This is a predicted structure of a 478-nucleotide part of an RNA (small-subunit ribosomal RNA, 3' major domain) from an uncultured Alphaproteobacteria bacterium. The RNAcentral record of the full RNA draws on ENA, Greengenes and SILVA. Its Rfam family is "Bacterial small subunit ribosomal RNA". Its family is annotated with ribosome and structural constituent of ribosome in the Gene Ontology. Its mean pLDDT, the model's own confidence on a scale to 100, is 80.
[in-house]
Context: one part of a larger RNA
């Protein structure tokens, strides 16, 4: 000087408390250990590994496993020799297939001094080399997670110490904030903080078409004529500044209450993450030092496995029901997404779906039905609760659903009566509940990322627990 104390002041944070949900008990999704296998490919390991790399394992992915099979090689560059096309397709045989034979058919490269001379392309040969999701994240770049969006972390130059330092950054005071102020051997600077950027909320202008209709006509329908006022849609301003009033503070900063205002004191959410710490994660995202393999640890193919199960754990999902199930009724978003797609209307099926196909490269068409609302019925039951298992029956996708897809029908109808110690989000459009579109994606979603709709309760207070920041103090620690 740091760390650290079951030292001690002062402050914070869903850290506790108050309040609402829920994990932990059931079933099943998933991951992960363990087992168990020819494999059951590896990574990730308290918080900050486990619905995680994976935004999507039937083949492929695929690294893992058995069989098969190639060796200059699936893919680059360089040499020599050969051929001018290369190249697509198809028929046969053989084989599980990769691949190996044979025929056919389509097409006949570009410049050119017409020399295969240049270029380009196949093949063949030697070698050099290609190649490894092999090893070391403790040899690294890069990216990332944490602490924490916490409010710190440093420099110059004076200055004080023999010196390692120190001062500045401490003190009174505020503040979400090292945020200001004030005062001080300091004085000033930089990275952070905040602003500046996106987006919600008001309001002006410009712009009306695929969007909207108040007035006039029309219509089954903004459908059309017709406007652009409204609504929205996209651009470019404005608007919040403690600006104004009153308390109050030390005339300061600022705090408190008001006005006026869509909006008030960071208006609300986002993007942003200092100097560092964990030798923290990743050589399997991509580069890369070293080490290893090299007829294999390289490449191809067929099947298998990654999907096993007595177990054990973490994250969901669906219940236990009357705030609810069912039957009706038919009202109300927003965010995306569509050409090898979205797919209207009309048929056909109970149904998943199927014929058939209008429109639309989409403010035009179209996915699209929003769900909970609201009526009725049922009356506390293992039930008209749950829906897990299982049979039979089909639908789709895709060469192919056995191993191992997802759906729909009809039948079965399991555990389950609210969950032990424990433990976990959440402060407002929040929790809770409701559905809804998206990436992957052929299919496949309870997972994720994102819409919107309905909409709570608490918060006295800082003693305790957890995590942090300053100031002191105490050390036999560095």
């Nucleotide at each position: 000087u740091g760390a650290c104390g079951g030292g001690g002041g002062c402050c914070c944070g869903c850290a506790c408390a108050a309040g609402c949900g829920g994990u932990g008990g059931a079933g099943c999704a998933u991951g992960u250990g363990g087992u168990u296998u020819a494999a059951u490919u590896c990574g990730a390991a308290g918080c900050a590994a486990c619905g995680c790399g994976a935004a999507g394992a039937a083949c492929c992915u695929u690294a893992c496993c058995a069989g098969c099979u190639c060796u200059u090689g699936a893919c680059a560059u360089a040499g020599a020799u050969g051929u001018c096309g290369c190249g697509a397709c198809a028929u046969a045989g053989g084989g599980a297939g990769a691949c190996c034979u044979a025929u056919g058919u389509c097409u006949u490269c570009a410049g050119u001094u017409c020399g295969g001379c240049u270029g380009g392309a196949c093949a063949u040969c030697a070698u050099a080399c290609a190649g490894g999701u092999g090893c070391u994240g403790c040899a690294u770049g890069g990216c990332u997670g944490u602490c924490g969006u916490c409010a710190g972390c440093u420099c110059g130059u004076g200055u004080c110490g023999u010196g390692a330092g120190a001062u500045g950054u401490u003190g009174g005071g505020u503040u979400a904030a090292g945020u200001c102020c004030c005062g001080c051997a300091a004085c000033g600077a930089g990275c952070g903080c905040a602003a500046c950027c996106c987006u919600c909320g008001c309001c002006u202008u410009c712009a009306g078409u695929u969007g909207c209709c108040a007035u006039c006509a029309u219509u089954u329908a903004g459908u059309u004529g017709g406007g652009c006022a409204c609504u929205c849609u996209g651009a470019a301003g404005g608007a919040a500044c403690u600006g104004c009033c009153g308390g109050u503070g030390a005339c300061a900063a600022g705090c408190c209450g008001g006005a006026g205002g869509a909006a008030g004191g960071u208006g609300g959410g986002g993007a942003u993450g200092a100097c560092g710490u964990c030798a923290a994660g990743u050589c399997c995202u991509c580069a890369u030092g070293g080490c290893c393999c090299u007829u294999a640890c390289g490449g191809g193919c067929u099947g298998g496995g990654c999907u096993a199960c007595a177990c054990a754990c973490g994250u969901g999902c669906u219940a236990c029901a009357a705030u609810g199930g069912c039957g009706g009724u038919g009202a109300c978003a927003g965010u995306g997404g569509g050409c090898a797609g979205c797919g209207a209307a009309g048929g056909g099926g109970c149904g998943a779906c199927c014929c058939u196909g209008a429109g639309c490269u989409a403010a035009u068409c179209u996915c699209c039905a929003a769900a909970a609302a609201c009526c009725g019925u049922c009356u506390c039951a293992g039930u008209u609760c749950g829906g897990a298992u299982u049979g039979c029956a089909c639908u789709c996708u895709g060469c192919a659903a056995c191993u191992c897809g997802a759906g729909u029908g009809c039948a079965u109808g399991a555990a389950g009566u609210u969950g032990g110690a424990a433990u976990c989000g959440c402060u407002a459009g929040u929790a809770a509940u409701c559905g809804c579109a998206g990436a992957u994606c052929a299919g496949c979603a309870u997972g994720c990322u994102g819409c919107g709709g309905u909409g709570a309760a608490u918060a006295c207070g800082u003693u305790c627990c957890c995590g942090g920041g300053c100031c002191u103090u105490g050390u036999a620690c560095a």